[in-house]
RNA sequence: GGCAGAGUAGGUGUCAAGCGUUAAGUGUUAGGGGAUGGGAAGUUGCCCCUAAACGAAAGGCCCGGAGGCCUGCGGCUUGCCAUCGCGUCCGCUGCC
Numbered sequence: 001g002g003c004a005g006a007g008u009a010g011g012u013g014u015c016a017a018g019c020g021u022u023a024a025g026u027g028u029u030a031g032g033g034g035a036u037g038g039g040a041a042g043u044u045g046c047c048c049c050u051a052a053a054c055g056a057a058a059g060g061c062c063c064g065g066a067g068g069c070c071u072g073c074g075g076c077u078u079g080c081c082a083u084c085g086c087g088u089c090c091g092c093u094g095c096c
Stems, first nucleotide, its partner, number of pairs: 001096005010084004015079004019074003028052007038090003042086001058071005
């Protein structure tokens, strides 16, 4: 020097444990902020805060009561595993 490759944020799926079902959460819009392969700049994407609009699936059983349990439901949360996953420059690994 050439060729090949790994790894981010995070997405999806299975399972498990929880939370909600007295509606939080999820999703949408606007404003502000932040993190994002080992480094640099940066973006599709991601996260947080504030505000606004919208908005849901319950049923059964036990109990003197407080409350508890079961079956569901939620574009709910977290975790394991599987899978997908940096466009540029440098770096890293392997081969030549």
Annotation: Predicted 3D model of a 96-nucleotide RNA (THF (Tetrahydrofolate) riboswitch aptamer) from a Bacillota bacterium. The coordinates come from a structure-prediction model, not an experiment, and the mean pLDDT is 81. It matches the Rfam family "THF (Tetrahydrofolate) riboswitch aptamer". From the family's description: Tetrahydrofolate (THF) riboswitch was first reported for Ames et al. as an RNA motif in 5' untranslated (5'-UTR)regions of folate transport and biosynthesis genes in Firmicutes genomes. The source organism's lineage runs through Bacteria, Bacillati and Bacillota.